[in-house]
Source information
A computed fold for an 81-nucleotide RNA from a Candidatus Tanganyikabacteria bacterium, annotated as transfer RNA. It matches the Rfam family "tRNA". The family's RNA type in Rfam is transfer RNA. About the family: Transfer RNA (tRNA) molecules are approximately 80 nucleotides in length. The organism belongs to Candidatus Tanganyikabacteria, within Bacteria.
RNA sequence: GGGGGAGUGGCGGAAUGGCAGACGCACCUGACUCAAAAUCAGGCGCCGCGAGGCGUGAGGGUUCGAGUCCCUCUUCCCCCA
Numbered sequence: 001g002g003g004g005g006a007g008u009g010g011c012g013g014a015a016u017g018g019c020a021g022a023c024g025c026a027c028c029u030g031a032c033u034c035a036a037a038a039u040c041a042g043g044c045g046c047c048g049c050g051a052g053g054c055g056u057g058a059g060g061g062u063u064c065g066a067g068u069c070c071c072u073c074u075u076c077c078c079c080c081a
Stems, first nucleotide, its partner, number of pairs: 001080007010025003018064001027043005045054003057073005
């Protein structure tokens, strides 16, 4: 230099162009307990008092609608030279 793959909440990891983040772990709160563990219930991205807005590596495009399709860039992995 050329080709291919990957980047998604704190972590792992799903998602056919149609509720953005299933499910698990971690964490928080409550119940239970003398207390704790285990178990059970609820919660758990960011901003905002709220209504609401934003959020899938970065930027742009297509589309009524994009994590998903297209372009450029970027980081990592594999192969070729």